[in-house]
Molecule: Bacterial RNase P class A
Organism: Desulfatirhabdiaceae bacterium
RNA sequence: GAAGCAGAACAGACGAUCGCCGGAUUCAACAGGGUCCGGAGGAAAGUCCGAACACCACAGGGCAGGGUGCUCCAUAACGUGGAGUCGUGGUAACGCGAAGGAAAGUGCAACAGAAAAUAUACCGCCCGGCGCUUUUCGAUUUUCGCGCGUAUUGCGGAAAUUGAAAAUGGCCGGGUAAGGGUGAAAUGGUGCGGUAAGAGCGCACCAGUUCUUCGGGUGACCGGAGAAGCUUUGUAAACCCCACCUGGUGCAAGACCAAAUAGAGGAGCGCUUGAAGGCGGCCCGCCUGAGCUCCCGGGUAGGUUGCAGGAGGCGUCUGGUAACAGGCGUCCGCAGAGGAAUGAUCGUCAGCCGGAAUCGGGUAACCGGUUCCGGAUACAGGAUUCGGCUUACGGUCUGCUCCGGCC
Numbered sequence: 001g002a003a004g005c006a007g008a009a010c011a012g013a014c015g016a017u018c019g020c021c022g023g024a025u026u027c028a029a030c031a032g033g034g035u036c037c038g039g040a041g042g043a044a045a046g047u048c049c050g051a052a053c054a055c056c057a058c059a060g061g062g063c064a065g066g067g068u069g070c071u072c073c074a075u076a077a078c079g080u081g082g083a084g085u086c087g088u089g090g091u092a093a094c095g096c097g098a099a100g101g102a103a104a105g106u107g108c109a110a111c112a113g114a115a116a117a118u119a120u121a122c123c124g125c126c127c128g129g130c131g132c133u134u135u136u137c138g139a140u141u142u143u144c145g146c147g148c149g150u151a152u153u154g155c156g157g158a159a160a161u162u163g164a165a166a167a168u169g170g171c172c173g174g175g176u177a178a179g180g181g182u183g184a185a186a187u188g189g190u191g192c193g194g195u196a197a198g199a200g201c202g203c204a205c206c207a208g209u210u211c212u213u214c215g216g217g218u219g220a221c222c223g224g225a226g227a228a229g230c231u232u233u234g235u236a237a238a239c240c241c242c243a244c245c246u247g248g249u250g251c252a253a254g255a256c257c258a259a260a261u262a263g264a265g266g267a268g269c270g271c272u273u274g275a276a277g278g279c280g281g282c283c284c285g286c287c288u289g290a291g292c293u294c295c296c297g298g299g300u301a302g303g304u305u306g307c308a309g310g311a312g313g314c315g316u317c318u319g320g321u322a323a324c325a326g327g328c329g330u331c332c333g334c335a336g337a338g339g340a341a342u343g344a345u346c347g348u349c350a351g352c353c354g355g356a357a358u359c360g361g362g363u364a365a366c367c368g369g370u371u372c373c374g375g376a377u378a379c380a381g382g383a384u385u386c387g388g389c390u391u392a393c394g395g396u397c398u399g400c401u402c403c404g405g406c407c
Stems, first nucleotide, its partner, number of pairs: 001403001003401006010394001012349007020039008041379001045390002048388005053250004065246005070084005085099001086097004100241002105239002107235003122180002124176007132169001133167014188206006207231002209228008254305004263296001265295005276288004312331008352375010
């Protein structure tokens, strides 16, 4: 210098102006105004897990259903976290893990391939048979040529028939998983022996599995020694088996107060001996003519609460590798909501990026400083609360790894 890995904190600050929501107070007492105080996040998000809290259900046990699945620890709890084990990716820092059981049972394994699981035989290899084909050798017959020479015979070739042998071919039967080839996956590997050829068929070594045993570890597991040819396909994000956990619904849970109207119900008065209403207040009178008044349960609108001091934050000490726990000190009245406020503009400063000028260092590439101009400043917003996970996103800092250059 470059590429990466892990972690941490932050999420611009201040001022001015104009606004928004809530609370207290005050002026005004209808509306509205003044002052003061407070007003989102690391993820408030997704609503994926776990809890608190609330109501409903529930004697106890079991089945079904759902979830989790290496070990130990942490925790209110978890499918979360910490530290490990094993496996796996990376040169490394480090990351990742859907990590119980396939020797209980069932299912499935596309294409290719002989065969995908009671193994199997396509090529190849080996054995046996046939004697089909071919070759070789022989016999017989016919015929041609040469030689001898007129007597049979000798040599060579061809054809037919026939006998024998062989494999470099073919067919049939069998053996064989060493080799080839197929596949994501093919029944341990290497060597020697063995065999017709082969094969854990036998042996040696290596690998694995199971069992026994010793040592280490709380444990997962690790290391050592020995025994057994035991060598077992994969798949449980297929059914299934095993172990453990597991009731449902969510603050629109729920609790309290409680209109108007209607009336489950109850009491009183009244129904031609006239309640009650109308005729401007009262009496008389006239008119209408069967209801009127009170109590009261539940519940609607509405209001209050749940609801902001909590598995709380910060600092420090102790224990622990750590997650975390405990002690001490300190801080916190104030977003709380109801379809929902927390914003905008300008200026200054800080940091970042780009450009220009200039200064310093350097042979140079380049590095650093100052000034000016311009630009950008992410993801995103509570709605009962808390612990996690996941996802979105900006630059900064710290530590570490690998590579390259220079000294």